[in-house]
Context: one part of a larger RNA
């Protein structure tokens, strides 16, 4: 020196990102127990008190093999009296600290075997959205057989979001996506084939060459020709989206009021320096002797917002913040005992 326990004066979080880790509480019995609340909870809240051993006394309960009774006993807790020891009587061990606030998540549950247990996942309920039965929708597949769904039938099955419960869920369909709809417009493949062209019996011509019928065969125009797509409705708890400028009130200061431009419509109700606020440590109370943090408000929302759900919430939480009380070697500020490792020395 280092590891593992162990003691420790005052002080008691000064320590550190953080009370991490230690300490502290701890059992039963009694007494008491708030705010809130979905009336079930919160609660083992919170606080306090008792507890060993001997004697003694009451009243009661259990116990004798069919059933009721019942002797001497034995057994159980209960409540009283009187005594007795020790720093201590749950005398070792095992074996909740709690309170106060506020965040997310309603709540038991689930996960990254092997750095993450969580505000992530699921959840009960909402909500849309397809399916009328050889259902959708899926596995397989050879546009198969066969399975699943389902021996089920829309109070059902699949999918999608959202995520108890309580108030509640504005407005925009212009874009994009589903749905419907068929009048018009565009359009494959094919149909259909005016025509065009290559060939070449023949003919023309002295010669080069030229014209050129069926057949054969290359191309081909108007026309006909689905679905989509334009196009016409609809749908936002589909994907999404929800404005700027200027003036104006009899102190200022501010605009309920006009006024203009733009949009599909300009963000409603709650709520807001927020798990979202850049400026910033905003600003104003609160707690502290002092508070970048934390709670209450303000509202100037860089860039909350209503099922990618808003805002509340009793209860849960090895969640995350702030505050407190007990408590302690976490600290001031280190001492010092045990074991065990290791160096060094003999």
């Nucleotide at each position: 020196a280092c590891g593992u326990g162990g003691u420790c004066a005052a002080g008691g979080a000064a320590c550190u990102c953080g009370g991490c880790a230690c300490a502290a509480u701890g059992a039963u019995c009694c007494c008491g127990u708030a705010a809130c609340u979905u009336c079930g909870g919160a609660a083992g809240a919170a606080g306090g008190g008792a507890u060993g051993c001997c004697g003694g006394a009451g009243a009661g309960g259990g116990u004798a093999a069919c059933a009721a009774a019942c002797a001497c006993g034995c057994c159980c807790g209960c409540u009283c009296c009187g005594g007795u020891c020790g720093c201590a009587g749950a005398g070792a061990a095992u074996c909740g600290a709690c309170u106060c606030a506020a965040g997310c998540g309603a709540c038991u549950g689930u996960u990254u075997a092997g750095c993450a247990a969580a505000a992530a996942c699921a959840c009960a309920g909402g909500u849309g959205c397809a399916u009328g039965c050889c259902a959708a929708g899926c596995c397989g597949c050879a546009c198969a057989a066969g399975g699943c769904g389902c021996c089920g039938u829309a109070u059902a099955u699949g999918c999608a979001c959202u995520g108890a419960c309580g108030c509640c869920u504005g407005c925009c369909c212009g874009g994009u996506g589903c749905c419907g709809g068929a009048a018009g417009g565009u359009u494959a493949a094919g149909g259909g084939g005016a025509g065009a062209g290559g060939u070449u019996a023949g003919c023309c011509g002295c010669a080069a060459g030229g014209c050129g019928a069926a057949g054969c065969u290359u191309c081909g125009a108007g026309c006909c020709g689905a679905a989509g797509c334009c196009c016409c409705g609809g749908u936002a708890a589909a994907c999404g989206g929800c404005g700027g400028c200027c003036g104006u009130a009899a102190c200022u200061a501010u605009a309920a009021c006009g006024g203009u431009c733009c949009u599909a419509a300009g963000g409603u109700a709650g709520c807001g320096a927020a798990a979202u606020u850049c400026c910033u440590u905003g600003u104003c109370g609160g707690g502290u002797a002092a508070g970048u943090u934390c709670c209450g408000a303000c509202c100037u929302g860089c860039a909350c917002g209503a099922a990618u759900g808003g805002c509340g919430u009793a209860a849960c939480g090895a969640c995350u913040u702030g505050a407190g009380u007990a408590c302690u070697g976490u600290c001031u500020c280190g001492a010092c005992c045990a074991c065990g490792u290791g160096c060094u020395c003999g």

Predicted 3D model of a 346-nucleotide part of an RNA (large-subunit ribosomal RNA, domain IV) from a Gemmatimonadota bacterium.
The prediction has a mean pLDDT of 86.
Rfam family: Bacterial large subunit ribosomal RNA.